The part of an RNA shown here (small-subunit ribosomal RNA, 5' domain) has 524 nucleotides and comes from an uncultured bacterium. The full RNA is in RNAcentral, with records from ENA and SILVA. Rfam family: Bacterial small subunit ribosomal RNA.

Context: one part of a larger RNA
RNA sequence: GAUGAACGCUGGCGGCGUGCCUAAUACAUGCAAGUCGAUUCGGGCGCAGCAAUGCGCCAGAGGCGUACGGGUGAGUAACACGUAGGUAACCUGCCCUCGAGAAUGGGAUACCCAGGCGAAAGCUUGGCUAAUACCGUAUAACGGCGGAGGAGGCAUCCCCUCCGUCUGAAAGGCGCUCUCAAGCGCCGCUCCUGGAUGGACCUGCGGCACAUUAGCUAGUUGGCGGGGCAACGGCCCACCAAGGCGAGGAUGUGUAGCCGAUCUGAGAGGAUGACCGGCCACAAUGGGACUGAGACACGGCCCAUACUCCUACGGGAGGCAGCAGUAGGGAGUUUUCGGCAAUGGGGGAAACCCUGACCGAGCAACGCCGCGUGAGUGAUGAAGGCCUUCGGGUUGUAAAGCUCUGUUGCGAGGGAAGAAUGGCCCGCCCAGGAAAUGGGGCGGGUUUGACGGUACCUCGCCAGAAAGUGACGGCUAACUACGUGCCAGCAGCCGCGGUAAUACGUAGGUCACGAGCGUUAUCC
Numbered sequence: 001g002a003u004g005a006a007c008g009c010u011g012g013c014g015g016c017g018u019g020c021c022u023a024a025u026a027c028a029u030g031c032a033a034g035u036c037g038a039u040u041c042g043g044g045c046g047c048a049g050c051a052a053u054g055c056g057c058c059a060g061a062g063g064c065g066u067a068c069g070g071g072u073g074a075g076u077a078a079c080a081c082g083u084a085g086g087u088a089a090c091c092u093g094c095c096c097u098c099g100a101g102a103a104u105g106g107g108a109u110a111c112c113c114a115g116g117c118g119a120a121a122g123c124u125u126g127g128c129u130a131a132u133a134c135c136g137u138a139u140a141a142c143g144g145c146g147g148a149g150g151a152g153g154c155a156u157c158c159c160c161u162c163c164g165u166c167u168g169a170a171a172g173g174c175g176c177u178c179u180c181a182a183g184c185g186c187c188g189c190u191c192c193u194g195g196a197u198g199g200a201c202c203u204g205c206g207g208c209a210c211a212u213u214a215g216c217u218a219g220u221u222g223g224c225g226g227g228g229c230a231a232c233g234g235c236c237c238a239c240c241a242a243g244g245c246g247a248g249g250a251u252g253u254g255u256a257g258c259c260g261a262u263c264u265g266a267g268a269g270g271a272u273g274a275c276c277g278g279c280c281a282c283a284a285u286g287g288g289a290c291u292g293a294g295a296c297a298c299g300g301c302c303c304a305u306a307c308u309c310c311u312a313c314g315g316g317a318g319g320c321a322g323c324a325g326u327a328g329g330g331a332g333u334u335u336u337c338g339g340c341a342a343u344g345g346g347g348g349a350a351a352c353c354c355u356g357a358c359c360g361a362g363c364a365a366c367g368c369c370g371c372g373u374g375a376g377u378g379a380u381g382a383a384g385g386c387c388u389u390c391g392g393g394u395u396g397u398a399a400a401g402c403u404c405u406g407u408u409g410c411g412a413g414g415g416a417a418g419a420a421u422g423g424c425c426c427g428c429c430c431a432g433g434a435a436a437u438g439g440g441g442c443g444g445g446u447u448u449g450a451c452g453g454u455a456c457c458u459c460g461c462c463a464g465a466a467a468g469u470g471a472c473g474g475c476u477a478a479c480u481a482c483g484u485g486c487c488a489g490c491a492g493c494c495g496c497g498g499u500a501a502u503a504c505g506u507a508g509g510u511c512a513c514g515a516g517c518g519u520u521a522u523c524c
Base pairs, nucleotide, nucleotide: 001523002522003521005520006519007518008517009516012371013370014369015368016367017366018364019363020329025327026326027325029324030323031322034064035063036062041060043058044057045056046055047054048053071282072281073280081206082205083204084203085202086201087200090199091198095195096194099191100190101189103137104136105135106134112127113126114125115124116123117122143166144165145164146163147162148161149160150159152157172187173186174185175184176183177182208254209253210252215245216244217243220242221241222240223239225237226236227235257279258278259277260276261272262271263270264269284305285304286303287302288301307318308317309316310315335361337360338359339358343357344355345354346353347352374404375403376402377401384395385394386393387392408465409461410460411459412458413457414456418451422447423446424445425444426443427442428441429440430439468513469512470511471510472509473494474493475492479508480507481506482505483504489496490495
């Protein structure tokens, strides 16, 4: 000098930050991931209506999302991370883009109805029905596979042309024009090309302690053939060979998430990895796969284990290292708050819904920064205190008194920005089109604020409501008196105290910093 600090004494305000470093201990309760009726129905309920029908709610089927966002640091000494490269060895939903298409059929099933079992969780039998759910057939090459020819490179290869062969779809929804037919627009669907984004794998180099760890290794090291994978590969398997690593530290043990950065330092370096950002790993413990573009999946599934809870004893349910909160541990770390107004995310054509991400408020001097606790004047140098050589000195312009100010505070009144390039309505223009809807642009109107009647501004009122902590032997800035008498005590080091203690205790004075000041711990 620094700290995610704690402890002691003290404590007025504001802004911006920060706040379980310990038990990756166990968790009551609430919330943290839903959305879509413009995908398809059918069903149940409610409202309006004579009805047709319309609107709203509910669960089911279906689509997208739930792999993001949020938390934690247990494990990991490793291609985990950082950095520089490689993939002629790869994948990529939503988005953009080039091209092509969307033809024709079929069988089920949930919800529901009827019945049964169970304490519950839930299960089961029969029957009905729909789809952008599911399954066939047709259509295809610029795609996959095989073959031939040619150009190129870096061994495996890569690119172009031709031939053979294989493979898809939702006939969907809504709107507009319209007599029908049909057409147009928007959102979707299928295949392919390129892109963007995100990921996967491989490699060089780099970052720790112990040699009181010296040898380690059998899928081990390599080959051939296969399986598997998005893809290369002992990743896995059969066979063959006997290799591979190591004093330039293998193996083992201990410790540890890594980095951008942070602290310190003139620098080199040393130490650290809280908050914020990137990557990784994990989700009670261990294992496993399913679905999917993506997981081996925190608020999904299955199994095992430990623990907790319910039970009619037959059987079931659960996982806060999400936000709050509770117990425990500990020197030690906050509210079971408000809002989706903004930013961002998911769904939806949109309105909108959801969002403990986020934005805010609350608590805490935990940190940094700013402000205040008054300013000017005032000598009979008042009183009181302390010291005294008893003359006086000092506290000390300090107080009182007088003149002001009103920061802050208190009261009253006004009162934001954050809100628009957003939504809705109206009007005009433009491209295209037969036209309309739709699309793009411009203008006007209207609407939306948790914070919050907050910030800020104005007026009024009162010096009124706001100072402590540590030190004073040397290092080190600041000294006397009394008490005590190697006692009581102090102390970072040197050392003080045994009757004149500037070192203990108290008082006066002084010094330092100041809403803080000291102490402890740790790093430089």
Model confidence (mean pLDDT): 80 of 100.